[in-house]
Context: one part of a larger RNA
Molecule: large-subunit ribosomal RNA, domain II
Organism: Papaver somniferum
């Protein structure tokens, strides 16, 4: 891992509320009595109901407040007793699961220390102290040599350890193995018997070690502890159908009460649209307020100059108060003010039935389409989410956070979006090899127009981005020059007073200031841009000829171009493609579980039938009808002329499930209306078993 077996909302006493029953001359017993047991049968003690109100005495169809029936408050009503269901409490209380804590007991054969007794450490090396004997002293000190044989000395096996690498890591081993490595006379190693016990002992001290257990051993029992946690909770069809919010919690992944579902009951018309009336103070706008801000004009008042011995006066291109023009801005500004939202009145549809008759039509009633309020039972929820839109925080960041007010997921399948909870279309009863639409498409892939018509685009833009850049290109609009020759080109001219004046070493158009005239002219600046130490030189503005027909500048609109660097090619889904791209238009067609068609079930509605309308996606949950099991009573039938069971066929029912045939099997077992359950398996690292 997979078969098979087991495996979880139970019982017991008490409330509550539904349903069904008995009584209702009100109902009922408890304990306990009982002739075999159980019943019957006896017991009326008790409860519940027959009257409430008030803290209470008390009073009473009335109380209570209160001077006061003035007014108010709660009351002016009502069966009970079982049974069955759901629920609520108490108990293990739906199942499995804890670390832990509490007793009372078992361990020192494994390790910690200690005790009592044995026992073992091959070889080598170094060479203290003493001492002897020279030498030395007065005597010693001190000196040499020998002689000795000390050390928690040294090197190295046995033995103990365990520093470092491979190897092993479903292992040769739940700690090894190999190659090196540390002590190896010592605080040494090691046998055997004893001693120390869990709130404890031992500890050269690591929280180590106490039998593969140690921040408190192990076994039993309190114990089914306790667990607001996490995991699991078994057949079926039909009906409705959430939440993720508020508030309060030592609360915040839990409760509790309100929001919302559910089922029963009870009153009541309205939903959506339309129109009618309403009250604001938001966008939006604007400065009249309140504050804030920019310029200009007067400018108190102040500052700096100046004159005055001083009062004082005077001047300012400095700040500026207040005011007058002109322009901005506000979530905590308002002279004004939508749209939508809110409240409140009015009005109004369709289908069916019945009254109802031979047929119309009119009436009148009544269902639904279709809500809303209250009541009684009873439930999940109370971790959102991403999209829009209108705010706060951020940084007009975040798949970011917090709030409103929508749809959507969620709890929702189907089509689009290549793929893609939350985006666009649609809300799946159930069939069909019908036909017709949405969203989005029709050149292959890939269903459908290589459709029609005016335009753009050349970037393979489309099929990712800015600021900024560009005679890209198609359009609009101003505007100035143009046959009395425009714009470009090419020829010629481009002078003189003058090298104006000033500065300068120089300064001549042309370093720099100033000034920018005046002549001749077709036209030429006291000079546009090179250039020279300064001149020189070339060039433009201007102007003539030549050519000959449109050129400039200037806002804007559409598409398009640069900017534009990332790691596998990977930013139209692919091919590809100049449309099969981008803007208009116009007409077909595709295209979903949409709506229609035909046919077939279920629910409401009505008592049930036909019948019509409507309805039928769905997670937590709630209600409502059924199916099997196993055990039992009564019926009724069956079975070696072959039962259960199994295997294969074939019927049938929406489905759980259930008939009938064969064939195997060899002894039990079926159906009916009733009752009771150890009542239905695919998941709990579920638990036995088997491969």
């Nucleotide at each position: 891992g997979c078969c098979g077996g087991c495996g979880a909302c139970u019982c017991a006493u008490a409330g509550g509320c539904a349903g069904u029953g008995g009584c209702u001359u009100g109902g009922u017993u408890a304990a306990g009595g009982g002739a075999a047991c159980c019943c019957a049968c006896c017991g009326g003690a008790g409860c519940c109901g027959u009257a409430g109100c008030g803290a209470a005495a008390g009073c009473g169809a009335g109380u209570c407040u209160u001077c006061a029936u003035a007014g108010g408050g709660a009351a002016a009503u009502u069966g009970u007793c079982a049974c069955u269901g759901c629920u609520u409490a108490u108990g293990g209380a739906c199942c499995c699961g804890a670390a832990c804590c509490u007793g009372g007991g078992u361990g020192a054969u494994c390790u910690a220390u200690c005790c009592a007794u044995g026992a073992c450490c091959a070889g080598g090396a170094u060479g203290a102290a003493g001492c002897u004997u020279g030498g030395g002293u007065g005597a010693a000190a001190c000196u040499a040599a020998g002689u000795g044989g000390a050390g928690g000395u040294c090197c190295g096996a046995a033995c103990c350890g365990a520093c470092u690498g491979a190897u092993g890591u479903u292992g040769c081993a739940g700690a090894a193995u190999c190659a090196g490595c540390g002590g190896a006379u010592g605080a040494g190693u090691u046998g055997u018997g004893g001693u120390u016990a869990g709130g404890g002992g031992u500890g050269a001290a690591a929280u180590g070690c106490c039998a593969c257990u140690c921040g408190a051993a192990c076994c039993c029992a309190g114990a089914g502890c306790u667990a607001g946690c996490u995991g699991g909770u078994u057949c079926u069809c039909c009906c409705c159908g959430a939440a993720a919010u508020g508030c309060u919690u030592u609360g915040a992944g839990g409760c509790g009460c309100a929001g919302c579902a559910g089922u029963c009951g009870a009153c009541u018309a309205g939903a959506c649209a339309u129109c009618u009336a309403g009250g604001g103070g938001u966008a939006a706008a604007g400065c009249a307020c309140u504050g804030u801000u920019u310029c200009g004009g007067u400018g108190c008042g102040g500052g700096c100059c100046g004159c005055g011995a001083g009062a004082g006066c005077g001047g300012u291109a400095c700040c500026a108060a207040a005011u007058c023009g002109a322009g901005g801005a506000a979530a905590a500004c308002u002279c004004u003010g939508a749209a939508u939202a809110c409240u409140a009145g009015a009005u109004a549809u369709g289908a069916c039935c019945c009254c109802a008759a031979a047929a119309u039509a009119u009436g009148g009633g009544g269902u639904c389409a279709a809500g809303g309020u209250c009541g009684g039972c009873c439930a999940g929820u109370g971790a959102g989410a991403a999209g829009a839109u209108g705010g706060g925080g951020g940084a007009u960041a975040a798949g970011c956070u917090u709030c409103a007010u929508c749809g959507u997921c969620g709890a929702g399948a189907g089509g689009g979006a290549a793929a893609c909870a939350g985006c666009c279309c649609g809300g799946a009863u159930c069939a069909c090899c019908a036909g017709c639409u949405a969203a989005g498409g029709c050149c292959c892939c890939u269903a459908a127009a290589u459709g029609a018509c005016c335009g753009c685009u050349c970037a393979g833009u489309g099929a990712u981005a800015a600021a900024g850049g560009a005679g890209g290109u198609a359009g609009g609009g101003g505007u100035g020059c143009a046959g009395a020759g425009a714009c470009a080109g090419c020829c010629a001219g481009g002078a003189g007073g003058u090298u104006u004046g000033c500065c300068u070493a120089g300064a001549a158009g042309a370093a720099g200031c100033c000034a920018c005239c005046c002549u001749u002219g077709a036209a030429a600046g006291a000079g546009u841009g090179u250039g020279u130490a300064a001149u020189a030189g070339c060039u433009c503005a201007c102007u003539g000829a030549u050519c000959g027909a449109g050129c400039g500048c200037u806002c804007u609109u559409g598409c398009g171009c640069c900017g534009a660097a990332g790691a596998u090619g990977a930013a139209c889904g692919g091919g590809g493609a100049u449309a099969a791209g981008c803007g208009a238009u116009c007409u077909g067609c595709c295209g979903a579980a949409g709506a229609u068609g035909u046919g077939g079930g279920a629910u409401g509605u009505a008592a049930a039938a036909a019948u019509g309308c409507a309805u039928c996606g769905g997670u937590a949950g709630g209600g409502g009808a059924g199916u099997g099991u196993u055990c039992g009573c009564c019926u009724u039938a069956g079975a070696g002329g072959g039962a259960a069971g199994c295997a294969c066929c074939c019927a049938u029912g929406c489905g759980a499930g259930c008939a009938g045939g064969u064939g195997u099997g060899g002894a039990c077992g079926a159906a009916g209306c009733g009752g009771a359950a150890g009542c239905g398996a695919g998941a709990a690292u579920g638990u036995c078993g088997g491969c």